[in-house]
RNA sequence: UAUCGUAUUACGCUGAGUCGAAAGAGCGGGGGAACCACAUUUUUUGGGGUGAAUCGCAGAAACUGCGUAGGGCAACUCCACUGCCCGAAUCCGUCAGCUAACCCCGUAAGCGUAGCUGGAGAGGAGGA
Numbered sequence: 001u002a003u004c005g006u007a008u009u010a011c012g013c014u015g016a017g018u019c020g021a022a023a024g025a026g027c028g029g030g031g032g033a034a035c036c037a038c039a040u041u042u043u044u045u046g047g048g049g050u051g052a053a054u055c056g057c058a059g060a061a062a063c064u065g066c067g068u069a070g071g072g073c074a075a076c077u078c079c080a081c082u083g084c085c086c087g088a089a090u091c092c093g094u095c096a097g098c099u100a101a102c103c104c105c106g107u108a109a110g111c112g113u114a115g116c117u118g119g120a121g122a123g124g125a126g127g128a
Stems, first nucleotide, its partner, number of pairs: 011112004018025002026107006036097001046095001047092004055067004070086005076121005081115001
């Protein structure tokens, strides 16, 4: 000097998931009229919800590969460039279009990025 690991504190990231002693507040999701929409539905080719997480090709198959709609990060914000990633899982149970009033539900879980890039803007500290 570099790399890896562990611990603590602070900080940061995905996410609705935060504050409060609690009650609750905030944030988020679902159901639910009229009007509108829909060859009106279902009778298994079931249908629907949360979520960025859909779809395609190849493969005998694989918690397999290559892409992809879409999504995230790079430590004030925005834009550009560049780089690194995700592109899952799960729930309802034959049932749900939109939807005011109204009703119901969640408030977890899991992690550790640093680019001395360019531009614009904001803020803070110090000095006079």